This is a predicted structure of a 349-nucleotide part of an RNA (small-subunit ribosomal RNA, central domain) from Rumex scutatus. The source organism's lineage runs through Eukaryota, Viridiplantae, Streptophytina, Mesangiospermae and Rumex. Its Rfam family is "Bacterial small subunit ribosomal RNA". Its family is annotated with structural constituent of ribosome and ribosome in the Gene Ontology.
[in-house]
Context: one part of a larger RNA
This record gives sequence, C1' cells and structure tokens, in this order.
RNA sequence: UUGGACGUAAAGCAACUAUAGAUGGCUUUUCAAGUCCGCUGUCGAAUCCCAAGGCUUAACCCUGGACAAAUGGUGGAAAUUACCAAGAUAGAUUACGCUAGGGGAAGAGGGAAUUUCCAGUUGAGUGGUGAAAUGUGUAGAUAUUGCAUAGAACGCCAACGAAGAAAGCACUCUGUUGGGCUGACACUGAACCUAAGAUAGGAAAUCUAGGGGAGAGAAUGGGAUUAGAUACCCAGUAGUCCUAGCUAUAAACGAUGGAUAUUAGGCGUUGUGCGUAUCGACCUGUGCAGUGUUGUAUCUAACGCGUUAAGUAUCCCGCCUAGGAACUAAAUUCGCAAGAAUGAAACUC
Repeated sequence: UUGGACGUAAAGCAACUAUAGAUGGCUUUUCAAGUCCGCUGUCGAAUCCCAAGGCUUAACCCUGGACAAAUGGUGGAAAUUACCAAGAUAGAUUACGCUAGGGGAAGAGGGAAUUUCCAGUUGAGUGGUGAAAUGUGUAGAUAUUGCAUAGAACGCCAACGAAGAAAGCACUCUGUUGGGCUGACACUGAACCUAAGAUAGGAAAUCUAGGGGAGAGAAUGGGAUUAGAUACCCAGUAGUCCUAGCUAUAAACGAUGGAUAUUAGGCGUUGUGCGUAUCGACCUGUGCAGUGUUGUAUCUAACGCGUUAAGUAUCCCGCCUAGGAACUAAAUUCGCAAGAAUGAAACUC
C1' cells in the first nucleotide's frame, strides 16, 4: 500500500454553512490525455525457473530457452472516462398560488402560587422527623380575611403531536423575520453531492463588569442519628434571573456522518393535494412530505435492524488497529483564569 472495520466489542467530529480538492444524470459532435491493440528498442552477466548434455551418481559444471512485469519509439481503435462544441429537462435553483408550526429576536399585557409588609379576627402552639431536637411563637406565631409588594416560573389544553442544523423551543397579544411542505409546471439549464483547512451559532457549570435577589439552594453553621453521618432536619452564601463580554465542553445519544437510487406488507398519527361522499362536517380510496409501531426478505457474534436499514449499491468526508501508563507529559495554538484543542514514550501486561 492492498485488504478489514466504526448501534452495543477500538472507532461517526456535538451540529450547520462553505473554499480548495474529490465526485457527478441524458443526447449528438471533436480530440486522443487516460484506456485498449499491433510492430519495435531497452530491461548486463551470474542467480531463479524449464528442457537437453558432461563429471561412475549427486552437489557441481555446461548449452539453449523463456514467462511475467516495467519503460521508450512508432502506427492504429474510439465503446468508456477526461477534453471541445452544441442541445434537451427527469436531478438542482428561481418565480407564482395555498398552507401548518412552542422556528428566531424584540416589545406590550396577564392570572394562579410563594415570600414579605400593613390592618382585622382568634389565643397556644407551630414546624419538622423513623423518632426527635435545633428553629419559630403571649413583644401574639401557626391558622384565617383584606389591601399592598417583589422576583422567578408559566397549570389545564398536551399527544407516541408540531416546527428547528444542533444546542434548544410552550401564559396571551402585536408588528417583524428565517426555513419547510404542497399545488400547478412558468424560468434558468447539471449551476449537483460531499467537504480538509476556515467562518458564525453551541445545554449546564465556571469567569469579568454592572444590576437584581421571591423560591429553591453547592459551600458553610447549628440539631439529631450513627462505629462514623461530608447523607436526614433547621438556617443559609455563591450561583440560579437581566444586560454586556468570556468559556467551547456533556451519556452534546438514535451511543447509528451526509447525499442518491433501489428492495413485501399490516396498523396508527401530523401537514397537504386529488377522487368519492354530502347542503356541509364526517366516512371512504389514493399521491407527496414528516413522525411512530409491528413485521417479510436480507443483514448481524448475538441483541436486534428492517422503505426513517444496521438490507443491496455508488460518491465524498471523519475516524479505528490489544489492555494500562493516558481524555497524561513535553511542545504549540487559544483563554483573564479555570482550563480547552492537538497529543507521545519509557515501563508494565
């Protein structure tokens, strides 16, 4: 290098866009670079291999012959790849009509609960646990009624349901904005797919500056239990929230990269088109795009997967090569730091 893998054994980058590169559908033409064919030069001798021969045999020696591969010259072939020129529309794009949606960012509004404050009623407990105690309460708690306050989160609807590249997304309303599906088939005419390096987004926690602080709550203090009690209970700081910057990691999971084509069905469900039905809504048949479940063939070590493949094929990228040492050391890049990324070896087994 070829060959082999990547759901769970080592292995799919957490995810998108996109540059170089690689790859690429249909028809006709050019050309002859790749490709294929003929002739020819070279590819030393020895060795190896094959067939004879010579030493009494063998090793050994000697004569002849290659095969295969590589590379140059020259002449051709034109199916196929590339190239040249032209064309078409099935892939792709744009425009048009309709449409579903917790897609994004911003603004405005709302009610329930909780806390706190004030006032009224009441009058001894309350709270907590396995049981207690710390705590709290006659300076009037808990409970209950009313007015007010602050911050955070949005019950039911709610679904195996929706949309989003992923992270993530749900009280209501408003304008604004991205993408998708579908229909008719008007436009461009292969402009595709993938994507090293690269750009912007990326939960929670941490960090910087300024606000905010109801509830719950790392750390910490107290009370119990216990051999111990870093768990339980009572308090409670940072943080949790907002604004502006960092950070760049998660079992970032479907532990399953993207695209295209193809290969039985059954039962749901979301959006939408057509037919049927009807006054209409249902019903019923069917197409496209999602999302589930079961399952044939196949595949798989098995579990299982199974038109949303882990089946059958093609293209491109990433990645793996026994366990530990080691998501480490050194070095480099990034970061305010914490750390992140890249990433060995000795040694051991």